Predicted 3D model of a 104-nucleotide RNA (SAM riboswitch aptamer (S box leader)) from a Cytophagales bacterium.
The sequence was found by an Rfam model in a public genome assembly.
Rfam family: SAM riboswitch aptamer (S box leader). Its family is annotated with regulation of gene expression in the Gene Ontology.
Model confidence (mean pLDDT): 83 of 100.
[in-house]
RNA sequence: GAUUUAUAAAGAAGCGGGGAGAGAACAGGCUCUUUGAACCGCUAGCAACCCCUAAACGGGUGCUAAGACCUGCCUCGGAGAAGGUCUCUGGGGAACUAUAAACC
Numbered sequence: 001g002a003u004u005u006a007u008a009a010a011g012a013a014g015c016g017g018g019g020a021g022a023g024a025a026c027a028g029g030c031u032c033u034u035u036g037a038a039c040c041g042c043u044a045g046c047a048a049c050c051c052c053u054a055a056a057c058g059g060g061u062g063c064u065a066a067g068a069c070c071u072g073c074c075u076c077g078g079a080g081a082a083g084g085u086c087u088c089u090g091g092g093g094a095a096c097u098a099u100a101a102a103c104c
Stems, first nucleotide, its partner, number of pairs: 001104001003102006013043005021032003026072004044064003048061004073093009
């Protein structure tokens, strides 16, 4: 890196360095950010998977703004305007992404 399975509306902070961006990709929105972003380190916490144990304890990753921030593709409704289309909205499914485990 590929594949498969499971999960994704919950939960969880501060300090130091750093110095302008960030929220996966593309697009449209929207939000966070010099009252310091990304990133790195330390400590603390949360608790999804795996390991160990009779069990606990412990260990390996992961995570600690906002539903994976919302939407985009398919489908089933509701309302409105129109005149066979459009707009708004509610539900379901896929795709993509992320994490874990197994395996190539």

The source organism's lineage runs through Bacteria, Pseudomonadati, Bacteroidota, Cytophagia and Cytophagales.